[in-house]
SAM riboswitch aptamer (S box leader) from an Acidobacteriota bacterium, 111 nucleotides, folded computationally. The prediction has a mean pLDDT of 82.
Parts: sequence; structure tokens; C1' cells
RNA sequence: CGUUUAUCCAGAGUGGCUGAGGGAACAGGCCCGACGACGCCACAGCAACCAGGCGGCCCUGAAAUGCGCCAAGGUGCUACUUCCUGCCCGAUAACACGGGAGAGAUAAAGC
Repeated sequence: CGUUUAUCCAGAGUGGCUGAGGGAACAGGCCCGACGACGCCACAGCAACCAGGCGGCCCUGAAAUGCGCCAAGGUGCUACUUCCUGCCCGAUAACACGGGAGAGAUAAAGC
């Protein structure tokens, strides 16, 4: 870097440094930002994908998958639904709205 599977309307911020843009890319919209955003570092927190422990189902017995609970080691995350839309289908007078795709993010696996 590309592939597969799962999830993405919940949740969780303070301090220090820096100094102008930022919310992935393009376009439109809507926001955040010198009352210091974004980023980096420290600490704190959220969550529970993987690893770990326990239980129970099944089973002659054992193990595995899936299930529930505990915990927090490896990741991840801590403005706005992945901020919203863009393509397709439905719906409407037209919107709103609903579903899907695409793109993206994260985890695990595989090459």
C1' cells in the first nucleotide's frame, strides 16, 4: 500500500508549549478559532475491538464458535451523527424525511 470481517445518532477534558488556520480530500453549506482553535506533550477520563479471567449453553468428557459478567494489558477515542450534503432508490408540488452505495475512521485477521 491494497484485501476480508465488524462497528461508526452513545460516551469521555484539564494544564503546559506553539501561534493561524481548522472540522480527511474536492465542491456547497453549517460551525470551531487571537476569550488562542488545529497540532504536540503531560495528566485525567470514555469505551470495550483484540489479548486475559470467570460463568453458563452444548457435551460421555474435553475443546471451539457464538452468549453474559469482570478487568483494563495492546490499540482507539475525548466540539458538532463520520458536522451535513454530493451517487442510486423510495417519499414530496418542491423540500424535509427514510433506505442503500461510495469515500473515510477504528479494531481484528490475511498478503